Overview: The RNA shown here (c-di-GMP-I riboswitch aptamer) has 94 nucleotides and comes from Desulfosporosinus fructosivorans. Its mean pLDDT, the model's own confidence on a scale to 100, is 80.
RNA sequence: AAGAAUAGUGGGCAAAUCUAUCGAAAGGUAGAGACGCAAAGCCACGGGUCUACCGAUAGUACUUCAUUCUGUCAUAGAUAGCCGGGUUGCAGAA
Numbered sequence: 001a002a003g004a005a006u007a008g009u010g011g012g013c014a015a016a017u018c019u020a021u022c023g024a025a026a027g028g029u030a031g032a033g034a035c036g037c038a039a040a041g042c043c044a045c046g047g048g049u050c051u052a053c054c055g056a057u058a059g060u061a062c063u064u065c066a067u068u069c070u071g072u073c074a075u076a077g078a079u080a081g082c083c084g085g086g087u088u089g090c091a092g093a094a
Base pairs, nucleotide, nucleotide: 012037013036017032018031019030020029021028022027035081041087042086043085045084046083047082048079049078050077051076052075055073056072057071058070059069
């Protein structure tokens, strides 16, 4: 100088999976690992979804002792990377 591309610094989080660990389980935590995410930061308030140890109840298998399995309800728990909501934060030309 020309051409092409283009807002956005520094970065952040971390799916599946594997290992360890907690839990009856869903799932959580830590390490490894990145599928993705402009709130994939935080909060169970609303909805959805998931789990069922304990409790109640109905059935079922066995029937010597002893005891299994399935369903429903209740209650308890989980999920914020299912959605909504609340709240905090970063960038910035609008």